[in-house]
RNA sequence: GGGCGUUUAGCUCAGUUGGUUAGAGCGCUUCCUUGACAUGGAAGAGGUCUGGAGUUCGAGUCUCCAAUCGCCCACCA
Repeated sequence: GGGCGUUUAGCUCAGUUGGUUAGAGCGCUUCCUUGACAUGGAAGAGGUCUGGAGUUCGAGUCUCCAAUCGCCCACCA
């Protein structure tokens, strides 16, 4: 330098053909249960989806430009 892929909650990840509330598990907070802890149960907080631009009535999803991380190839020495 070329190609492919990744980025969504604190962490690990879903998210269908672009369509109306943005989700799950773990973790966290409060409460119940216990003499206390653990387990179990109930409720709750936490996001504008890596950044920007575009297309569209409508974008996590499509297009473009960057960034991040990973894999493959090439080049130099």